[in-house]
Model confidence (mean pLDDT): 81 of 100. Predicted 3D model of a 71-nucleotide RNA (transfer RNA) from a Candidatus Colwellbacteria bacterium. Rfam family: tRNA. A reference for the family is Lowe and Eddy (1997), "tRNAscan-SE: a program for improved detection of transfer RNA genes in genomic sequence", Nucleic Acids Res. NCBI's taxonomy places the organism under Bacteria, Bacteria candidate phyla, Candidatus Colwelliibacteriota. It was read from a public genome assembly.

RNA sequence: GCGGGAUUAGUACAGCGGCAGUACAUCAGCUUCCCAAGCUGAGGACGCGGGUUCGACUCCCGUAUCCCGCU
Numbered sequence: 001g002c003g004g005g006a007u008u009a010g011u012a013c014a015g016c017g018g019c020a021g022u023a024c025a026u027c028a029g030c031u032u033c034c035c036a037a038g039c040u041g042a043g044g045a046c047g048c049g050g051g052u053u054c055g056a057c058u059c060c061c062g063u064a065u066c067c068c069g070c071u
Base pairs, nucleotide, nucleotide: 001070002069003068004067005066006065007064010024011023012022013021018054026042027041028040029039030038047063048062049061050060051059
């Protein structure tokens, strides 16, 4: 230098052109003599910038970081 892949909540991961979810974690309540466990509920995220579209986390382009391969 070239090609490919990944980037979503505090962490690990799903997801699909129209509602962004799960588990653990956090907080609150219930339960318990207390703790743990359990149950219920709440808050919290689409790397960044453009484009296409009625509508983009999703498709396209660029860019940033990481990983793999080639040279």